[in-house]
RNA sequence: UGAGUAAGCCAGACGAACGCAGGCAGAUGGCGAAAGCCCCUGUUUGAGGAAAGUCCGGGCUCCAUAGGGCAGGAUGCCGGCUAACGGCCGGUGAGGGCGACCUCAAGGAUAGUGCCACAGAAAAAAACCGCCGAUGUGAUCGGUAAGGGUGCAACGGUGCGGUAAGAGCGCACCGGCAGGCAGGAGACUGCCUGGCCAGGUAAACCCCAUCCGGAGCAAGACCGCAGGCUCUUUUGGGCCACAGAAAAACAAUAGGGGCUGCCCGUCCCGUUUUUCGUUCAGGUUGCUAGAGCCCAUUGGCAACAAUGGGAAUAGACAGAUGUUCGUCAAAUACAGAACCCGGCUUAUAGACUUGCUCAGUUC
Numbered sequence: 001u002g003a004g005u006a007a008g009c010c011a012g013a014c015g016a017a018c019g020c021a022g023g024c025a026g027a028u029g030g031c032g033a034a035a036g037c038c039c040c041u042g043u044u045u046g047a048g049g050a051a052a053g054u055c056c057g058g059g060c061u062c063c064a065u066a067g068g069g070c071a072g073g074a075u076g077c078c079g080g081c082u083a084a085c086g087g088c089c090g091g092u093g094a095g096g097g098c099g100a101c102c103u104c105a106a107g108g109a110u111a112g113u114g115c116c117a118c119a120g121a122a123a124a125a126a127a128c129c130g131c132c133g134a135u136g137u138g139a140u141c142g143g144u145a146a147g148g149g150u151g152c153a154a155c156g157g158u159g160c161g162g163u164a165a166g167a168g169c170g171c172a173c174c175g176g177c178a179g180g181c182a183g184g185a186g187a188c189u190g191c192c193u194g195g196c197c198a199g200g201u202a203a204a205c206c207c208c209a210u211c212c213g214g215a216g217c218a219a220g221a222c223c224g225c226a227g228g229c230u231c232u233u234u235u236g237g238g239c240c241a242c243a244g245a246a247a248a249a250c251a252a253u254a255g256g257g258g259c260u261g262c263c264c265g266u267c268c269c270g271u272u273u274u275u276c277g278u279u280c281a282g283g284u285u286g287c288u289a290g291a292g293c294c295c296a297u298u299g300g301c302a303a304c305a306a307u308g309g310g311a312a313u314a315g316a317c318a319g320a321u322g323u324u325c326g327u328c329a330a331a332u333a334c335a336g337a338a339c340c341c342g343g344c345u346u347a348u349a350g351a352c353u354u355g356c357u358c359a360g361u362u363c
Stems, first nucleotide, its partner, number of pairs: 001359008010350001012328007020046007029038003048334001052345002055343005060216004067264004072212005077091005092106001093104004107207002112205002114201003128148002130144006156174006175197002177194007220285004224280001227240005244276007255269005293310007
């Protein structure tokens, strides 16, 4: 200098003008009995690294504090971290790269079942050709998986011995499996022994292990105008505030409803019929300080934890952040909070920083 690899950071700045939303303050005016509201003025604050997809996990809230079994779903090497996770960190194994480094749904195929197109004799315990033997010799029977052929895949591979021809039949090396010993917390690794050697597929059913109640801030809580009903000592009180109330008849323990789809179990409701009712502006709260962020120290390889210190102002409900001009070389990407948090995934113009690797050149 070039190529690469890993991680991090910014996401226009400043000034001026106009405008939008929330808070606070003020005063003139309007409405009102008042509280207060509207308008106006000033001041202050006002989106993200992903606010996104809503894919996982949790907080919070309500439902009966939601039990047991079945069914169903998710996850799947080992250890750790965490509120939790399908996330993260560290390792193991396998694969890729000269390397820095990267990738992996990575349990079980001797529990069982299924499937393996076409081709091929045969796709799981195989004889088509060939080889060998026998006989009744252009054939039949038997042996044979060494050779040919088919196929993604053919019954461990290469070689020597052996044999009628062959074959783990025997042996050497390699691969797998099983057992033993050693190391390791474990996944696993190393060594030794044993011919033990019947394919693949579980993102096919399935088996094993672990985990999982439902609905969601339009959750939920509260105030209440109008309205309806009602009391009535009246500028009044109560009830309804999103579903029940009253009357009549009947007396069988059967039935209905809820709790996750089913079963058990459990909770609530006497049943049936009739009548009446089942209305709704607006406001408050939930609402933003959260398992949050930054810095230092200590422990840890790390994720992370503990301790100490520090900085903090979106909170709407038709939903606010914009536009124009000037300067800076240029400022243009993806994109807009809606209960909150931890992750994952996806989108992203331009600019910058650091570690490491490889190649070349110069000293």
This is a predicted structure of a 363-nucleotide RNA (Bacterial RNase P class A).
It matches the Rfam family "Bacterial RNase P class A". About the family: Ribonuclease P (RNase P) is a ubiquitous endoribonuclease, found in archaea, bacteria and eukarya as well as chloroplasts and mitochondria. By type it is a ribozyme.
The prediction has a mean pLDDT of 76.